[in-house]
Small-subunit ribosomal RNA, 3' major domain from an uncultured bacterium, 483 nucleotides, folded computationally. The prediction has a mean pLDDT of 84. The RNAcentral record of the full RNA draws on ENA.
Context: one part of a larger RNA
RNA sequence: UGACGGGGGCCCGCACAAGCGGUGGAGUAUGUGGUUUAAUUCGACGCAACGCGCAGAACCUUACCUGGUCUUGACAUCUCGGGAAUCUUCUAGAAAUAGUUGAGUGCCUUCAUCUGAAGGAGCCCGAAGACAGGUGCUGCAUGGCUGUCGUCAGCUCGUGUCGUGAGAUGUUGGGUUAAGUCCCGCAACGAGCGCAACCCUCGCCUUUAGUUGCCAUCAGGUUAAGCUGGGCACUCUAGAGGGACUGCCGGUGUCAAACCGGAGGAAGGUGGGGAUGACGUCAAGUCCUCAUGGCCUUUAUGACCAGGGCUACACACGUACUACAAUGGCAUGUACAAAGGGCAGCAACUUGGCGACAAGUAGCGAAUCUCACAAAGCAUGUCUCAGUCCGGAUCGCAGUCUGCAACUCGACUGCGUGAAGUUGGAAUCGCUAGUAAUCGUAGAUCAGCAUGCUACGGUGAAUACGUUCCCGGGCCUUGUACA
Numbered sequence: 001u002g003a004c005g006g007g008g009g010c011c012c013g014c015a016c017a018a019g020c021g022g023u024g025g026a027g028u029a030u031g032u033g034g035u036u037u038a039a040u041u042c043g044a045c046g047c048a049a050c051g052c053g054c055a056g057a058a059c060c061u062u063a064c065c066u067g068g069u070c071u072u073g074a075c076a077u078c079u080c081g082g083g084a085a086u087c088u089u090c091u092a093g094a095a096a097u098a099g100u101u102g103a104g105u106g107c108c109u110u111c112a113u114c115u116g117a118a119g120g121a122g123c124c125c126g127a128a129g130a131c132a133g134g135u136g137c138u139g140c141a142u143g144g145c146u147g148u149c150g151u152c153a154g155c156u157c158g159u160g161u162c163g164u165g166a167g168a169u170g171u172u173g174g175g176u177u178a179a180g181u182c183c184c185g186c187a188a189c190g191a192g193c194g195c196a197a198c199c200c201u202c203g204c205c206u207u208u209a210g211u212u213g214c215c216a217u218c219a220g221g222u223u224a225a226g227c228u229g230g231g232c233a234c235u236c237u238a239g240a241g242g243g244a245c246u247g248c249c250g251g252u253g254u255c256a257a258a259c260c261g262g263a264g265g266a267a268g269g270u271g272g273g274g275a276u277g278a279c280g281u282c283a284a285g286u287c288c289u290c291a292u293g294g295c296c297u298u299u300a301u302g303a304c305c306a307g308g309g310c311u312a313c314a315c316a317c318g319u320a321c322u323a324c325a326a327u328g329g330c331a332u333g334u335a336c337a338a339a340g341g342g343c344a345g346c347a348a349c350u351u352g353g354c355g356a357c358a359a360g361u362a363g364c365g366a367a368u369c370u371c372a373c374a375a376a377g378c379a380u381g382u383c384u385c386a387g388u389c390c391g392g393a394u395c396g397c398a399g400u401c402u403g404c405a406a407c408u409c410g411a412c413u414g415c416g417u418g419a420a421g422u423u424g425g426a427a428u429c430g431c432u433a434g435u436a437a438u439c440g441u442a443g444a445u446c447a448g449c450a451u452g453c454u455a456c457g458g459u460g461a462a463u464a465c466g467u468u469c470c471c472g473g474g475c476c477u478u479g480u481a482c483a
């Protein structure tokens, strides 16, 4: 100087408390451990691994296993020889691959009377070797990227001063703040990286613009409809501005910073949310995104193909979904979103089918058409507390769709079947407001496949006395046999 203390003081945080809803019990989905296996590819392991890399393993992916194959190689550059490229027939084979049939002479430059000749670019075949290749090892050799403490308020420097020195001071103190935020004081005076602000978005207003919106206003018109003419008032869309600054008033305070209350205001003291992550810590994670040192491999640890595996299953754990019902289930009727996607696409509508869907076929590269009925809600009826008209696992049969192909191993539909489960031990998690809870919608990935992820809106709470205690953190101080 740090670190640590079941030392002290001060102060924060859904840290506790006060509340609401869960997890832990059941079934299923998914990840992991373990076990099994020819293989169940690899990585990630307290918080900060475990619906994580994977925004989507039937083949491919794929790195694993078995078998069949290749050796200048699937990919790059160079040398030589031959040939246009390309399309195509057949045979063997699981395919890779091997053999084989037919069609076929392009582009650029030069020479040449035509036929044609030479060279070049690109592509294919063959040969030899330099070399290629490696998701092989080392994240404890590395770059880059990332997690975490933590959006915590800290981390430092120059000059000066003090100290033999390590160092100290500044950065401590008195107040204050979300903040090393600001004020005052002070052997310090200044400065940098952080904080804040500048950026995006939501909330109010003005303005600009009108192929969305409107009978607001006028006219026409319909079974219905901004449907048509017409118009930008309103809504909206998307550009430019304004607006909030403790600016104003009162009080407290050290005549300060600031705090408390009030007015006005759409909004009030950082208005809500996001992006933004200081010096560093964990030899944290990643050599399987990529890059890269070293090591290893080179008829194999490289490459191609078929099939299998990553989907196994006595069991254990994590994360979710669905429930156990009446604040509910079922049936019928009926209302209101936002944000997105669409041409190898989204598909209205019609017809067929109980349905998944199929057959036709408008419109739309979309504020124009479409996905697309939002659901919870509301109204009426029914069920009357039961393993049930709850719950839907499991299994049987029959189908639909995608795709060369659904056996291992897809999703969905119909009929039947109808398991556990009656609110969950010890323990444990999230959340402070348009939040929790609850309800649907869309998107990425994607041929197909979502209870995951990301985004969107609808309905919409309870509680916070307080900081003694648990956890984490900041500042000052004290002890130490620790560094």
Base pairs, nucleotide, nucleotide: 001483002482003480004479005478007477008476009475010474011473012472013471015467016466019431020430021429022428023427026322027321028320029319030318031317032316033315034313035312042053043052064308065307066306067305068304069303070302073131077130078129079127080126081125082124083123086103087102090099091098092097107120108119109118110117111116133297134296136295137294138293142291143290144286145285146284147282149280154193155192156191157190158189159188160169161168162167173184174183175182199274200273201272202271204242205241206240207239208238209237210236213232218229219228220227245268248262249261250260251259252258324424328383329382330381331380332379333378334377340371341370342369345364346363349360350359351358352357390421395416396415397414398413399412400411401410437459438458439457440456441455442454443453